[in-house]
Large-subunit ribosomal RNA, domain II from Hadesarchaea archaeon YNP_N21, 731 nucleotides, folded computationally. Model confidence (mean pLDDT): 83 of 100. It matches the Rfam family "Archaeal large subunit ribosomal RNA". Gene Ontology terms of the family: ribosome and structural constituent of ribosome.
Context: one part of a larger RNA
RNA sequence: GCCAGGGAGUUUAUCGUCGUGGCGAGGCUAAGGGUUUUAAGCCCGAGGCCGGAGCGAAAGCGAAUAGCCCGCAUCGCGCAAGCGAGAGGGGCUGGGUGUGAAAGCGCCCGGAGUCACGGCGAUAAGACCCGAAACCGGGCGAUCUAGUCCGGGGUAGGACGAAGCUGAUCUUCGGAUCGGUGGAGGUCCGAACCGGUCUUGACGUGCAAUUCGGUCGGAUAACCCUGGGCUAGUGGCGAAAGACCAAUCAAGCCCGGUGACAGCUGGUUCCUUCCGAAGCUGGCCGCAGUCAGGCCCGGCGCGAGGUCGCAGGCGGUGUAGAGCACCGAUUGAUGGGAUACGGGGGGAAACCCUCGGCCCGUCUGUCGAACUCCGAAGCUGCCUGCACCGUAGACCGCUGGAGACGGGGUGCGGGGGGUAAGCUCCCGCUCCGAGAGGGGAAAAACCCAGACCAAGGUUAAGGCCCCCAAAUGCCAGCUAAGUGUUAAACCUAAAGGGCGUCCUUGACCAAAAACAGCGGGGAGGUAGGCUUAGAAGCAGCCAUCCUCUAAGCAACGCGUAAUAGCGGACCCGUCGAGGUCAGGGGCCCCAAAAAUUGGCGGGGCUUAAGCUGGCUGCCGAUACCUUGGGGAGGCCGAAGAGGAGUAGGCCGAUCCGGUAGGAAGGCGCCCGGCGUGGGUGGAAGUGUGACCGUGAGGUCACGUGGACCGCGUCGGGAUGAGGAUCCUGGC
Numbered sequence: 001g002c003c004a005g006g007g008a009g010u011u012u013a014u015c016g017u018c019g020u021g022g023c024g025a026g027g028c029u030a031a032g033g034g035u036u037u038u039a040a041g042c043c044c045g046a047g048g049c050c051g052g053a054g055c056g057a058a059a060g061c062g063a064a065u066a067g068c069c070c071g072c073a074u075c076g077c078g079c080a081a082g083c084g085a086g087a088g089g090g091g092c093u094g095g096g097u098g099u100g101a102a103a104g105c106g107c108c109c110g111g112a113g114u115c116a117c118g119g120c121g122a123u124a125a126g127a128c129c130c131g132a133a134a135c136c137g138g139g140c141g142a143u144c145u146a147g148u149c150c151g152g153g154g155u156a157g158g159a160c161g162a163a164g165c166u167g168a169u170c171u172u173c174g175g176a177u178c179g180g181u182g183g184a185g186g187u188c189c190g191a192a193c194c195g196g197u198c199u200u201g202a203c204g205u206g207c208a209a210u211u212c213g214g215u216c217g218g219a220u221a222a223c224c225c226u227g228g229g230c231u232a233g234u235g236g237c238g239a240a241a242g243a244c245c246a247a248u249c250a251a252g253c254c255c256g257g258u259g260a261c262a263g264c265u266g267g268u269u270c271c272u273u274c275c276g277a278a279g280c281u282g283g284c285c286g287c288a289g290u291c292a293g294g295c296c297c298g299g300c301g302c303g304a305g306g307u308c309g310c311a312g313g314c315g316g317u318g319u320a321g322a323g324c325a326c327c328g329a330u331u332g333a334u335g336g337g338a339u340a341c342g343g344g345g346g347g348a349a350a351c352c353c354u355c356g357g358c359c360c361g362u363c364u365g366u367c368g369a370a371c372u373c374c375g376a377a378g379c380u381g382c383c384u385g386c387a388c389c390g391u392a393g394a395c396c397g398c399u400g401g402a403g404a405c406g407g408g409g410u411g412c413g414g415g416g417g418g419u420a421a422g423c424u425c426c427c428g429c430u431c432c433g434a435g436a437g438g439g440g441a442a443a444a445a446c447c448c449a450g451a452c453c454a455a456g457g458u459u460a461a462g463g464c465c466c467c468c469a470a471a472u473g474c475c476a477g478c479u480a481a482g483u484g485u486u487a488a489a490c491c492u493a494a495a496g497g498g499c500g501u502c503c504u505u506g507a508c509c510a511a512a513a514a515c516a517g518c519g520g521g522g523a524g525g526u527a528g529g530c531u532u533a534g535a536a537g538c539a540g541c542c543a544u545c546c547u548c549u550a551a552g553c554a555a556c557g558c559g560u561a562a563u564a565g566c567g568g569a570c571c572c573g574u575c576g577a578g579g580u581c582a583g584g585g586g587c588c589c590c591a592a593a594a595a596u597u598g599g600c601g602g603g604g605c606u607u608a609a610g611c612u613g614g615c616u617g618c619c620g621a622u623a624c625c626u627u628g629g630g631g632a633g634g635c636c637g638a639a640g641a642g643g644a645g646u647a648g649g650c651c652g653a654u655c656c657g658g659u660a661g662g663a664a665g666g667c668g669c670c671c672g673g674c675g676u677g678g679g680u681g682g683a684a685g686u687g688u689g690a691c692c693g694u695g696a697g698g699u700c701a702c703g704u705g706g707a708c709c710g711c712g713u714c715g716g717g718a719u720g721a722g723g724a725u726c727c728u729g730g731c
Stems, first nucleotide, its partner, number of pairs: 001731006011125013026050003032044004054061002064093001067092004074085004094109006128267002131264001135257006146231009155221001157189003160185001164181007193218003198214002201212002233249001235245002270666006280293005295403001296401006305389003309386009321374001322372002327368003332363006341356006407432003411429007437448003452629007462619003465603003471616001473615006484605002496590003500587010517574005523547003528542003553568001556567003630656003633651004667720001669717010685704008
């Protein structure tokens, strides 16, 4: 891992509520007892409980057997509109009691309960199941290890050579030096022995739950070993590491309290049908929880309106924008004013003049979430109309059961924080959550579209060269960059540039010949004057005229030391039809850098299979349509009272996605009562196949098997497995 078997909302008590049944102003027995095959059952047994009256703290007092009105269902009348009656229901009135001086106000009053069984829930219990780390009690442990006590044992060999002693020499007579002797030491080297440094070697289902090899530390000591004792769990022992106390230690182990508690994790077993959430508000030592409200489901009551949407009318509002009239900020100019302010000037001083600051006004320029003289779109209250929902019962009310109270989105719109974020915090709508299907290459929330089942058809979004269903469709234009082939998001791309190309606007030139090219001219006074070494069109300064002309500058640039020289302006010729400049728009280009070759989904595509505009077809979903079927829902409705709103019949335009969750109806397993069947002419089980049922499942045939097994109805459950690192076994 697989298979088989086991494996999780139970039981009791009390309370609440709903259903069914009995009796009913009453209902019921409990303990206990009688009888009975001692089982079920039947019968006694009102002591007691609930109800029948409330109000009041209490003393205490103590209520309509219907007076009025409305009116649903229903009944009657009516052709109808409608009218009359009208149980239940509603509004008054009246009454009881408490309070109060009273008015009034609170609670209550025109009789329905109770017992049993069943469903659901609450509380108490282990309370759906498994799961701690822990806490407490009583015991067992120092054969491991820590410390200590008593007894015993062990330590090859070598080295160094303390004190003391001794000899010699010297001596200041204290001693010193040298040679011996001697053998000290938590001394040195190094076996046994003890240890365990490094190798991050071997091993790593090992020889071994710490070993093996090499290397290494101590090795006469605070040494090592051994036998026997002692210290025990909030305790010991500790040269101290929270180390060690039997492979267990920041509180040992065993048993018990014990099914500890767990707001936490995991798991929780058959089917179908109907509805279907919330991740918000407030409280809580509350933030992984819970309670209340809101949101979901079921039941009941009432009986006619309800409202998301659209339009109009009458109100409300102070946002966007705008504005500066207030508040606050803020540019310049100017006029006036006050002065206890400052700078400058004059003066001996008094004081004067001037500039600035301050205040007021005018003109001018700009701003504000917490400014507003203004002010939309919107939003919102009420009314009306439309639309939709509603007598198949809405809205509203009562009641039982929940879940949820971690939300998310690159969605659309509006905001706070932040440089920003696939960031964070809010609001409205929406989607995912809990939503399948088609499209977007792939992809919770983007586009289309809300899936009961089956068949056939038509479309949506999106597409129609091939992968790949459908146009190598049509009419035009643009792009040459493989730009692109990408709705948005994703995909990066910007400022700034482009004599790339297309469209467009304006101005000007042009058959009296434009623009470009080519040929020619481009002169004289004169080298203008000045300056200067020089200054001749061209270093600089001043002036910038005249003549001849078709035209030619006292020169626009290059150049020279200065000249020279070369172009330009300007003119003529040649040529022969458009040209020059400026602005706007479309597509395109540059700007544009990342590490294996590489990304339009791919192939591939260039008058397109790209981009823009238009047209006609086609493909394409569980959408829409048609047909058939099922269910929800509604109506009718039996049998001898009951059986029952059951069997059955009819309608079914509408509705039938669904997590948490609520509700309803079923299938299967085991056991029992009653009834009724099958089986050696082959039961159960099991293999294969066929058929029936929406499904859980059921039935049949054949094989196997070899002795039990069904069906109907009622009752009772230790009743359904794929999950829990589930348990046991097998493989």